[in-house]
RNA sequence: GGCUUGAUGGCUCAGUUGGUUAGAGCGCCGUGCUAACAACACGAAGACGAUGAGUUCAAUCCUCAUGCAAGCCA
Repeated sequence: GGCUUGAUGGCUCAGUUGGUUAGAGCGCCGUGCUAACAACACGAAGACGAUGAGUUCAAUCCUCAUGCAAGCCA
């Protein structure tokens, strides 16, 4: 330098041939239970999707550019 893949709550992941509340497990917080802790039960908060632009009535999803990470080739 070229090619491929990836990025979604604090962590690990899912997701949608584009469709109206973006989910799960763990974790954090609160309540119950307990003498207390753990476990267990219940509840709540937390991501607008790497950044920007485009297409569209509508974009996490499609297209383009840029940056980042991993792998392969030279």